Annotation:
Transfer RNA from a Pseudomonadota bacterium, 73 nucleotides, folded computationally. NCBI's taxonomy places the organism under Bacteria, Pseudomonadati, Pseudomonadota. The RNAcentral record of the sequence draws on ENA. It matches the Rfam family "tRNA". By type it is a transfer RNA.
[in-house]
RNA sequence: GGCCCUAUAGCUCAAUCGGUAGAGCAAGCGACUCUUAAUCGUUUGGUUAGAGGUUCGAGUCCUCUUAGGGUCA
Numbered sequence: 001g002g003c004c005c006u007a008u009a010g011c012u013c014a015a016u017c018g019g020u021a022g023a024g025c026a027a028g029c030g031a032c033u034c035u036u037a038a039u040c041g042u043u044u045g046g047u048u049a050g051a052g053g054u055u056c057g058a059g060u061c062c063u064c065u066u067a068g069g070g071u072c073a
Stems, first nucleotide, its partner, number of pairs: 001072007010025004019056001027043005049065005
């Protein structure tokens, strides 16, 4: 330098053919308990790596960039 993969909540990951962004863990609150832990209920938490484009509508499609990984020379 060429090609391929990955980037979504604090962490690990989903999201069908483009149609309301979700789960578990963590955190807050409550129940239970003499207390803690465990368990149960509930709540909060998102510029989907960045920019642009297509579309009525983009996490998803297209282009460029950034970061990480793999591969070829």